[in-house]
Context: one part of a larger RNA
RNA sequence: UGACGGGGGCCCGCACAAGCGGUGGAGCAUGUGGCUUAAUUCGAUGCAACGCGAGGAACCUUACCUGGGCUAAAUCCACAGUGAUGUCUUCUGGAAACAGGAGGUCCCUUAGGGGCACUAUGGAAGGUGCUGCAUGGCUGUCGUCAGCUCGUGCCGUGAGGUGUUGGGUUAAGUCCCGCAACGAGCGCAACCCCUGUGGUUAGUUACCAGCACGUAAAGGUGGGGACUCUAGCCAGACUGCCUACGCAAGUAGUGAGGAAGGUGGGGACGACGUCAAGUCAUCAUGGCCCUUACGUCCAGGGCUGCACACGUGCUACAAUGGUCGGUACAAUGGGUCGCCACCCAGCGAUGGGGCGCAAAUCCAUAAAACCGAUCUCAGUUCGGAUUGGAGUCUGCAACUCGACUCCAUGAAGUUGGAAUCGCUAGUAACCGCGCAUCAGCAAUGGCGCGGUGAAUACGUUCCCGGGCCU
Repeated sequence: UGACGGGGGCCCGCACAAGCGGUGGAGCAUGUGGCUUAAUUCGAUGCAACGCGAGGAACCUUACCUGGGCUAAAUCCACAGUGAUGUCUUCUGGAAACAGGAGGUCCCUUAGGGGCACUAUGGAAGGUGCUGCAUGGCUGUCGUCAGCUCGUGCCGUGAGGUGUUGGGUUAAGUCCCGCAACGAGCGCAACCCCUGUGGUUAGUUACCAGCACGUAAAGGUGGGGACUCUAGCCAGACUGCCUACGCAAGUAGUGAGGAAGGUGGGGACGACGUCAAGUCAUCAUGGCCCUUACGUCCAGGGCUGCACACGUGCUACAAUGGUCGGUACAAUGGGUCGCCACCCAGCGAUGGGGCGCAAAUCCAUAAAACCGAUCUCAGUUCGGAUUGGAGUCUGCAACUCGACUCCAUGAAGUUGGAAUCGCUAGUAACCGCGCAUCAGCAAUGGCGCGGUGAAUACGUUCCCGGGCCU
């Protein structure tokens, strides 16, 4: 000077408390450990690994294993040669890769040559092999916590201190006052984006008040620029005004005005640094290692194995419910190798026709909710695992190992021990919809979107983490 203390003081955070809903018990999905295996590729390991890298493992991916091949592939340079050795057709062996055989066959030209392809030589190969404790870059975490420093001056022999401490205040080293300090920088805040109100400009594919046409119905049509909406610009919030307290900063108010009030809500944004944190398997890169193999091509298998243990989820155990019928109301985003109206066939997955749409124009049923009927507390009209059979679709190919449909089957499960997690408002909880990846899909995951919409916070003694002073 720091760090630490089952030392002290002050303060904060879904940290506790107050509430609501879960996990831990069941079945399944998924990740991990372990075990197994020819291989079950590699990495990630307290918080901060474990639905993580992976935003798509049947082949490919793929890095692993078994077996069969090759000595290169791609690209570039130099020089030389060739115009078939490549490609196409075809035959043989083969699982394919590959190896061998037969046949046809270059383009432009100023006639010098050029292009293209191949071969040979030489030079540059290649490696998801090792080291993240040699590194760059990127990332997590403390933590969106309020801190971390510098210049000059002053103090101290010096390390260093002061400033940054103190009194108030704030979400904040935010601001005010004081002070051997005076200033400054990186952070805080603001500037950026979305959302909430209004105005203005502009109306197509959006809208339809008034007028007209038209329909079984329908902005369907003429038209309109009012409304909604779209998307550019502008306004608006600043403790600005009032009252109380205060020296001030500021705090309080069932205050006024206002769509919004004291950071309006959300996002992006992450200081100096910490963890030799993570990543050599995104990429880049030092060093080391392999070079007829640790490179590379191919077929099949594996990454999906299963006594077991853990994490994260989904579905349930039912009546605030299940089933059936009727009937409303979204937003984000996506679509031509595509989205697919409508019609027909099929119980259905889907198939066959086929309109529109490169889309504010066409396409996609919102569900919970509401109305009615039924079930009457039971392992059930709850629950749907598992298994048998029959199919559909994608794809060269669904045996290992895809999704979906129909019929049948109908397991565990009656609210879950110790323990433990999330959340303070349009939040939790409940409900569906969309997208990326993608031929298809193991998505119950991830990222978004809207619909319905709570309870509780006395308080800071205690648990956890953090800040300042001592």